This is a predicted structure of a 73-nucleotide RNA (transfer RNA) from Coptis chinensis. RNAcentral holds the sequence, with entries from Rfam. Its Rfam family is "tRNA".

[in-house]
RNA sequence: GCACCAGUAGCUCAGUGGUUAGAGCAUCUGUUUUGUAGACAGAAAGUUGUAGGUUCGACCCCUACCUGGCGCU
Numbered sequence: 001g002c003a004c005c006a007g008u009a010g011c012u013c014a015g016u017g018g019u020u021a022g023a024g025c026a027u028c029u030g031u032u033u034u035g036u037a038g039a040c041a042g043a044a045a046g047u048u049g050u051a052g053g054u055u056c057g058a059c060c061c062c063u064a065c066c067u068g069g070c071g072c073u
Stems, first nucleotide, its partner, number of pairs: 001072002004069004010025004018056001027043006049065005
């Protein structure tokens, strides 16, 4: 330098252009317990990597860039 893949909650990830952006784990609160753990109930946590574009409408499609991974030269 070139090609490919990925970027969504603290972590691991899901999400086929359409009306609330979700799950598990973790965190916090409550109940239970002599106390912890566990169980149960609930809560909080997202500028969907950045900036544009297409569209009535974008996490989703297109372009550029950034970051990481892998490969080629």
The coordinates come from a structure-prediction model, not an experiment, and the mean pLDDT is 81. Lineage of the source: Eukaryota > Embryophyta > Mesangiospermae > Ranunculales > Coptis.